């Protein structure tokens, strides 16, 4: 120094709850408090799965499909990166 790997220590990330707050038909996001948890719970594309159904399609109507809407703290693959260093 590199691969593996996760003790310790700074440091970072934030489910799930609250809110007279914002975005949006919704699923959901942001934003502020807080800590269940993450060693890739960094970033980007793809393909799955899952959520939602405004448009649009069928329907007398109820209602049914439908992602161009979302989700990486569901998953898998490529690609491109980071802090610390005891065993």
């Nucleotide at each position: 120094u590199c691969c593996u790997c996760g003790a310790a220590a700074c440091g970072g990330c934030a489910a799930c709850u609250u809110g007279u707050c914002u975005c949006g038909a919704a699923a959901g996001a942001g934003c502020a408090a807080g800590a269940c948890g993450c060693a890739a719970a960094u970033u980007a594309a793809c393909g799955a799965g899952u959520c939602u159904a405004a448009c649009c399609c069928u329907u007398u109507a109820u209602a049914g499909g439908c992602a161009u809407g979302a989700u990486g703290g569901u998953c898998g693959u490529u690609a491109a990166u980071a802090c610390c260093g005891a065993a």
c-di-GMP-I riboswitch aptamer from Acaryochloris marina, 87 nucleotides, folded computationally. Its mean pLDDT, the model's own confidence on a scale to 100, is 83. The RNAcentral record of the sequence draws on Rfam and Ribocentre. RNAcentral records the identical sequence in 2 taxa. Lineage of the source: Bacteria > Cyanophyceae > Acaryochloridales > Acaryochloridaceae > Acaryochloris.